[in-house]
Order: sequence, then C1' cells, then structure tokens
RNA sequence: UCCUCGAUAGCUCAAUGGUAGAGCAUUCGGCUGUUAACCGAAGGGUUGCUGGUUCCAGCCCAGCUCGGGGAG
Repeated sequence: UCCUCGAUAGCUCAAUGGUAGAGCAUUCGGCUGUUAACCGAAGGGUUGCUGGUUCCAGCCCAGCUCGGGGAG
C1' cells in the first nucleotide's frame, strides 16, 4: 500500500429498508427462618465519526477512525 471481516446497553451478541432486542450484570419486588437458587418488574443506547440515497437507514453507497485476519 492492497484485500477481507468487524464496531449496536456495563459485558457477550441479535435485529428482511418500516416502533432497536435477548442473555448475563445492576436496581427494586415476590418467594423463605436467612442466604443462594428460582419467579416478576424497572433502569440502561446520539447503533464508531462525517456525508449521501430514500417517504423511512443499525441495515444500502462514499470517505475517515479504531480493532482482527490475509497478501505484497
């Protein structure tokens, strides 16, 4: 320098162009002699950045940043 994959909640990851979700974690409640376990609920997100396409973008397109892999 080039090719490729990835960046979404505190963590690990989903989401066919049409209301951004799950598990774990956290908080609260239930259950009980108490804790753990189990059950229920709540909070938590400028979807890496800047533009573009579109009635509508996490998703499509361009550039950039960061990370993994590969080629020279």
A computed fold for a 72-nucleotide RNA from a Lachnospiraceae bacterium, annotated as transfer RNA. Its Rfam family is "tRNA". NCBI's taxonomy places the organism under Bacteria, Bacillati, Clostridia, Lachnospirales, Lachnospiraceae. Model confidence (mean pLDDT): 82 of 100.